[in-house]
About this RNA
A computed fold for a 172-nucleotide RNA, annotated as Lysine riboswitch aptamer. Its mean pLDDT, the model's own confidence on a scale to 100, is 81. The model forms 98% of the base pairs in the Rfam consensus. Its Rfam family is "Lysine riboswitch aptamer". Rfam describes the family as follows. Riboswitches are metabolite binding domains within certain messenger RNAs that serve as precision sensors for their corresponding targets.

RNA sequence: AGAGCGGAUAGAGGCGCGGCGACCAUCAGUAGCUCCGCAAACGGCAGGGGAACUGCCGGGGCGAAAGGGGAAGCCGCCGAAGGGUAUCGGCCGUCCCGGGCCGAUAUGCCUGGGCCGCCGGAGAAGAUCCGGCGGACUGUCGCGUCGAAAGACGCGGAGAGCUGUCGCGGCA
Repeated sequence: AGAGCGGAUAGAGGCGCGGCGACCAUCAGUAGCUCCGCAAACGGCAGGGGAACUGCCGGGGCGAAAGGGGAAGCCGCCGAAGGGUAUCGGCCGUCCCGGGCCGAUAUGCCUGGGCCGCCGGAGAAGAUCCGGCGGACUGUCGCGUCGAAAGACGCGGAGAGCUGUCGCGGCA
């Protein structure tokens, strides 16, 4: 000097990521409370199927909250984080089947990043979130072409990446 190392540490990407969150809309003129009515009902509704139970049902007045979201600001960060799968716990009025939602844990199984469109899923929702596909954009590395250089263009790759510094690194 050296390929390399699931070695350390510091960084970069940008409409970057996550948490908390004053306030705001939605939920909803719903639930509930209250007054009136007492008739339709051997009825209707209660998330996909089944069974019995239970609850509710018309009009007037008063009238929420949780969950889901947006968000000034604050905090922590750059596999930030998100998703899939598995296991466990809770919930969707009770029971069975099926499905779903929420939470915890595990997992290099997938994703460089955000944006836009279409489709699907979750959701009360035209909010918002998640997934798939497509598009252009963007950071980065490799290769090629041009260029004195800065850089430009084309193709390709993936965060297990990229950049700086340090450590380890048999024999010679």